[in-house]
This record gives sequence, structure tokens and C1' cells, in this order.
RNA sequence: GGGUCUGUAGUUUUAAUGGUAAAACAUCGGUCUCCAAAACCGAGGUUCCUGGUUCAAGUCCAGGCAGACCCG
Repeated sequence: GGGUCUGUAGUUUUAAUGGUAAAACAUCGGUCUCCAAAACCGAGGUUCCUGGUUCAAGUCCAGGCAGACCCG
């Protein structure tokens, strides 16, 4: 330098061939308990960035950034 793949909540992941962004764990609050743990109830928090297409984009297109692998 060229190519392939990946990027979604603090972490691990799901998401219909475009139509309300979700689960588990974690965190916080509560119930229970003499206290704690466990259990149960509830809450907050997210699409790597910029632009394009579209009534509507995590999803499609372009560029960029970061990471993994391969070739030279």
C1' cells in the first nucleotide's frame, strides 16, 4: 500500500431483507432480615463519527475513525 470482517447500555449479546431499540448480568432505589447475603419489585442508561437516499435508517449508500485477520 491492497483486501476481508467487526463496531448497539458499564459488560456479553439480540433486533423483522427499513416501521416503537431490547434481554441477561452489573449499577441505583425499595420490600424482606437484628445486620448482611439470597430472593422479589421497580428505575436510570445505548446504535463509533460525518454526510446522502427515504415519509421513516442500528439496518441501504459514500467518506472517515478504531480494532482483528490475510496478502505484498

The RNA shown here (transfer RNA) has 72 nucleotides and comes from Parcubacteria group bacterium Gr01-1014_29. Its Rfam family is "tRNA". About the family: Transfer RNA (tRNA) molecules are approximately 80 nucleotides in length. Rfam links the family to the GO term triplet codon-amino acid adaptor activity. Its mean pLDDT, the model's own confidence on a scale to 100, is 81. It was read from a public genome assembly.